[in-house]
About this RNA: RNAcentral holds the sequence, with entries from ENA. A computed fold for a 72-nucleotide RNA from a Planctomycetota bacterium, annotated as transfer RNA.
């Protein structure tokens, strides 16, 4: 270089065109204990990027950026 697949909270995955983006696990704060642990409650934190289509995009379509994979 040409081709094919992936990008979502720290982390591991859901949402396959309808909104307040959802869970587990990791944090925060607080009950609880004589202290920790476990356990319950609470909070916080996310769509790789720039454009396009839509009444609406995490979903489609383009580029780009970054990892895999194929290929000579």
């Nucleotide at each position: 270089g040409c081709c094919c697949c992936c990008g979502u909270a720290g982390u591991u995955u859901a949402a396959u065109g309808g909104a307040u983006a959802a869970a587990a696990c990791g944090g925060u704060g607080g009950a609880u204990u004589c202290c920790u642990a476990a356990u319950c409650c609470u909070c916080a934190g996310c769509u790789g990027u720039g454009g396009g289509u839509u009444c609406g995009a995490u979903u489609c379509c383009c580029g780009c950026c970054g990892g895999g994979g194929g290929u000579a």